[in-house]
RNA sequence: CCCGAAAAAGGCACUCCCGCCGAAAGGCGGGCAACGCAAAGUCACGGGUCUAACGGGAGCGUCACCUCCCUAUGACAGCCGGACUGCCGAAG
Numbered sequence: 001c002c003c004g005a006a007a008a009a010g011g012c013a014c015u016c017c018c019g020c021c022g023a024a025a026g027g028c029g030g031g032c033a034a035c036g037c038a039a040a041g042u043c044a045c046g047g048g049u050c051u052a053a054c055g056g057g058a059g060c061g062u063c064a065c066c067u068c069c070c071u072a073u074g075a076c077a078g079c080c081g082g083a084c085u086g087c088c089g090a091a092g
Base pairs, nucleotide, nucleotide: 002092003089004088011037012036016031017030018029019028020027021026035078041084042083043082045081046080047079048076049075050074055070056069057068058067059066
């Protein structure tokens, strides 16, 4: 360094509920709790997925409303890959 033990210490927390922020996806905090995780620590760089406020188009000759479609500049690091950092430790 690879690796990750029916090991030890320590750590994170799916779902659900409440509050706040957000158009939404989602985020933050708290509660209960333990789906899971050896990077479930950090970074949207590549792919992917989710959302569609703004913008564009259609319904619709015109305006408004509404509905639908497209679109990331929004989001996800607990989807995959990559980058950076890092606790502990037996066998090999």

c-di-GMP-I-GGC riboswitch aptamer from an Actinomycetota bacterium, 92 nucleotides, folded computationally. The source organism's lineage runs through Bacteria, Bacillati and Actinomycetota. The model forms 91% of the base pairs in the Rfam consensus.